[in-house]
RNA sequence: GGGCAGGUAGCGUAGAUGGGUUAGCGCAGCAGGCUCUUAACCUGAAGACCGGAGGUUCAAAUCCUCCCUUGCCCG
Numbered sequence: 001g002g003g004c005a006g007g008u009a010g011c012g013u014a015g016a017u018g019g020g021u022u023a024g025c026g027c028a029g030c031a032g033g034c035u036c037u038u039a040a041c042c043u044g045a046a047g048a049c050c051g052g053a054g055g056u057u058c059a060a061a062u063c064c065u066c067c068c069u070u071g072c073c074c075g
Base pairs, nucleotide, nucleotide: 001074002073003072004071005070006069007068010027011026012025013024020058030044031043032042033041051067052066053065054064055063
């Protein structure tokens, strides 16, 4: 230099095929129940507008362009 894959709550991930409900799930944390207490278990609430910037569109995590960043492959 070229190619491919990834970046979404504190952490790990689904969702991109075919744009359309307030972006889902698990763990952690928080509140409550249970328990002498803790853990385990049960219940509940909260937490990300999706790596950044533009563009297309009535509407973008999703499509297009550029950039940043991580990993792998080729030279």